[in-house]
Molecule: transfer RNA
Organism: Gemmatimonadota bacterium
RNA sequence: GGGCCCAUAGCUCAAGUGGUUAGAGCAACUGACUCAUAAUCAGUAGGUUCAAGGUUCGAGUCCUUGUGGGCCCA
Numbered sequence: 001g002g003g004c005c006c007a008u009a010g011c012u013c014a015a016g017u018g019g020u021u022a023g024a025g026c027a028a029c030u031g032a033c034u035c036a037u038a039a040u041c042a043g044u045a046g047g048u049u050c051a052a053g054g055u056u057c058g059a060g061u062c063c064u065u066g067u068g069g070g071c072c073c074a
Stems, first nucleotide, its partner, number of pairs: 001073007010026004019057001028044005050066005
């Protein structure tokens, strides 16, 4: 220098062919239970879907550029 892949909650990951409320587990917080802690049970909160543009009635999803990371080739 060229090619390919990835980026979504604090962490690990989902989300049919673009379709109207973006979810799960763990973690956090509150409550129950317990002498107490853990475990267990119930509930609550938590999102600039990497950034900037574009297409569309509608974008996490499609297109362009950039940023960061990984792999391969030179």